The prediction has a mean pLDDT of 89. Large-subunit ribosomal RNA, domain VI from a Chloroflexota bacterium, 267 nucleotides, folded computationally. Taxonomically the source falls in Chloroflexota (Bacteria, Bacillati). The RNAcentral record of the full RNA draws on ENA.
Context: one part of a larger RNA
């Protein structure tokens, strides 16, 4: 821009893409077969590999403003307690998130038409013949069936709901041009499990969108100070303490203020 006014939702599915793999073992059955050695078809079941999709309950990894321990040194006047630097100084753990080594699931079944091939009936050609007329069976392959995209499918589809009108110029006309609006949308702002930008989603005081604060979970592992015991290192008590990123809730304290722009009619 188009889709024959302008909007907001929900859809149909032309078409396209993806997927399509396979092993071992057990039963049938030591049966059929075979002198024996050996050893099935058909059918049923169990467990895997690789690949793919999803997820974070478990396990493991990551963890650079979480917690603790600790070495050297500088500083905070000293003690105590801390802070900086040294690969996050080093070491041990670790929430959320992300991930795989973790967890769940998938390939199908079924239907249709077929290939090679196997048949029925059957002439030409009194026989024979799956074929000439006719009718069956038959593949991981084809069309479906499963998942995703999908009406620019210009062949532009469908359903529901909302707005329905005003002013100026101009005309044969509701053509056309301009302006202000409606439903609605955008800008702007607070953010996100969404994300390169854009888009998408939530929210904007009629408000829990983010921060803060409060409570909880979870992590670390028992803070500082004081008291007591010990010559002391240190221990014990207060204390399952103290501190704490992302998690789950609550709460308008802070910031989403005030506003601006776009946007509707004829066969």
């Nucleotide at each position: 821009c188009g889709g024959a006014a302008g909007a907001g939702a929900c859809u149909u599915g032309a078409g396209g893409a993806a997927a399509g793999c396979u092993g071992u073992c057990c039963c049938u059955a030591g049966u059929a077969c075979g002198a024996g050695a050996g050893g099935a078809c058909c059918g049923g079941g169990a467990c895997g590999g690789a690949c793919g999709c999803a997820g974070c309950u478990c396990u493991c990894g990551u963890g650079u403003g979480c917690c603790a321990g600790u070495u050297g040194u500088u500083c905070c006047g000293c003690c105590a307690g801390g802070a900086g630097c040294a690969u996050g100084g080093c070491u041990g753990g670790u929430u959320g998130g992300c991930g795989a080594c973790c967890u769940g699931c998938g390939g199908a079944a079924g239907g249709g038409a077929u290939a090679a091939c196997c048949g029925c009936u059957g002439a030409a050609a009194g026989c024979a013949u799956c074929u000439a007329a006719g009718c069956g069976g038959g593949a991981a392959g084809c069309c479906u069936g499963u998942u995703c995209c999908g009406a620019g499918a210009u062949g532009a589809g469908g359903u529901c709901u909302c707005u329905c009108a005003c002013c100026g110029g101009g005309u044969a006309a509701g053509a056309c041009c301009g302006g202000g609006u409606a439903a609605g949308g955008c800008c702007c702002g607070u953010g996100g499990c969404a994300g390169a930008a854009c888009a998408c989603c939530a929210c904007g005081u009629u408000g829990a969108u983010a921060g803060g604060c409060c409570g909880g979970a979870a992590g670390u592992g028992u803070a500082c100070g004081c008291a007591c015991g010990g010559u002391g290192a240190c221990g014990u008590g207060u204390u399952c303490a103290g501190c704490u990123g992302a998690c789950c809730g609550g709460u308008a304290c802070u910031a989403a203020u005030c506003g601006g722009c776009c946007g509707a009619g004829g066969g």

Rfam family: Bacterial large subunit ribosomal RNA.